Order: sequence, then structure tokens, then C1' cells
RNA sequence: UUUCAUGUUUUCUAGGGUUCCGCAGUUUAUCUGGACUGGACCGAGAGAAAACUCACAGCUUUCAUUGGCUGUGUACACGGAGGGAUAAAAGCCCGGGAGAA
Repeated sequence: UUUCAUGUUUUCUAGGGUUCCGCAGUUUAUCUGGACUGGACCGAGAGAAAACUCACAGCUUUCAUUGGCUGUGUACACGGAGGGAUAAAAGCCCGGGAGAA
């Protein structure tokens, strides 16, 4: 110095805590406990799936890459400390950041 839209959304998972529900305890409440399996909740750039998007090619259509359809591709990716949000925490956000290679 080097490059792709290092694209978006949804569902889910690893993971995460404790506002609410449940559970346990008690001094029965506006309490304590996540050293409680859970419901619900948060949740990945570097986890999964799907849809869209975008690029290219073909066919078709149009005054016109103007619109439509089909196919292919949409890659790769080590990573703190610290801080921030929420009730709280986290592979959440700062952040494909610092740094390393």
C1' cells in the first nucleotide's frame, strides 16, 4: 500500500443476566434468592437458515440496462483491556475499532 455494498431484514442458536411470570425461602411484602431447571426477555461482523438486495451472464421486452424471467455469485475474517445501554448481563453497542498476523 492492497480489495468486494467487507449490504439489509426476519427466524433461530451458542451465550447472557433477573425487570415481569413461575419456583424456593421466610419476617407473608412494596422482602430475599439466578450459588433457581424454566416461561418471557437480551442475543452474535468474525454462529445457522431463509428472504431481499447487489454484481455478472442468458432469454425476453423497450426509444433506452426501460421492464420482466432464469441461472451463478454475494467471498474472507486472529482480536484485547476499558467504557456504554437496559432491570441486569452478555459473543449486545463503541467495534471488521486499538492491537496482532